[in-house]
């Protein structure tokens, strides 16, 4: 200088730092479905109130996926450098 093994140190054990990467989790946004179903509409009850029925449609909830963005002690793997212990040469 090069390789090699390993982590005392940790709020039970595991987990040395960083970074990149391949999977995986969660969140959010968008698309579909489905429940509820307000205001308006439109019928009906002569008209108003109010009621009850229909049709779309905001909002919530729910379930489902591909792309996307964010999130992290991702107890998944890979790789690069780097601390600190041991050893070989």
């Nucleotide at each position: 200088g090069u390789c090699u093994g390993c982590a005392a140190c940790a709020a039970c054990c595991c987990c040395g730092u960083g970074g990149a990467u391949g999977g995986g989790g969660g969140c959010a946004g968008c698309c579909u479905g489905a429940a509820u179903g307000a205001u308006c509409c439109g019928g009906c009850g002569c008209u108003a109130a109010c009621g009850c029925c229909g049709u779309g449609c905001a909002a919530c909830u729910c379930a489902g996926a591909a792309a996307u963005g964010c999130c992290a002690g991702u107890g998944c793997g890979u790789c690069c450098a780097c601390u600190g212990c041991a050893g070989a040469c």

NadA riboswitch from an Acidobacteriaceae bacterium, 89 nucleotides, folded computationally. Taxonomically the source falls in Acidobacteriaceae (Bacteria, Acidobacteriota, Terriglobia, Terriglobales). Rfam family: nadA riboswitch. By type it is a small RNA. For this family Rfam cites "Structure and ligand binding of the ADP-binding domain of the NAD(+) riboswitch" (Huang et al., RNA, 2020). It was read from a public genome assembly, where an Rfam model found it.